This record gives sequence, C1' cells and structure tokens, in this order.
RNA sequence: AUGUUAUCAAGAAAGGUGGAGAGAUAGACUCGCUGAAGCCUUAGCAACCCUUAGACUUACUAAGAAGGUGCUAAAUUCUACUUAAUUUUCGAUUCAUUUAUCGAAGUUGGAUAGAUAACUA
Repeated sequence: AUGUUAUCAAGAAAGGUGGAGAGAUAGACUCGCUGAAGCCUUAGCAACCCUUAGACUUACUAAGAAGGUGCUAAAUUCUACUUAAUUUUCGAUUCAUUUAUCGAAGUUGGAUAGAUAACUA
C1' cells in the first nucleotide's frame, strides 16, 4: 500500500524543546508569538487487541488495566454527494377550494471521503 469488519455528539493535559504555523482535501469558521506544527518526558482517558470470571462451538455478559495500539480545542469543527430517500418551511406558476409542478432553504437518514483498531494477501 490492498481488502473486510467495527467505531467515530461520551471521556481525558501539564512540563521541556522548538519558533510559525495548525485543524486530512476545497470552502467556511476556528486555534496560534499570552507560543502553532514537530520531537521528548510525565500524567490521564478509553477499552480495539488483551486479562480474569460466567457461559461456551462461536457470539455474548460482567469486572479489570500489566502489556500492544489509539486518543487527550471545537460532533470526524461545519459543509461537500443524495439527478425518484425522509420530512418541514418559503417563493413562483397553475387551479373554482383542495391540489399539482418547479425552485430555494432546513431536519432526519444514507452514501462518499477521512481517522482509529483488529484481521487480511
């Protein structure tokens, strides 16, 4: 690097070093010389792998945190696609009222993309 599965509105920061960028991409917005990224140390969060017990073919349930990852501003910061998903509002046209069509915006859901873990050739 490829693919599969699961999760992504919860949670958890100080110090040293460094010296201008960072938040994946684009736009928006935000963080930053009252010190960004990167690197190091310590601490913490969580419970994917893991450990113990129950159950036992697996799956699963409860407890735990020694070890392997991960994470510790903002929902994955928000938006992106949905050309017959869902539902609400507004506008235009149409109609005898209801209605119907079109356009715009929003809600919810889904997809794509991304991140992490475990497995995979």
Model confidence (mean pLDDT): 79 of 100. SAM riboswitch aptamer (S box leader) from Lacinutrix sp. Bg11-31, 121 nucleotides, folded computationally.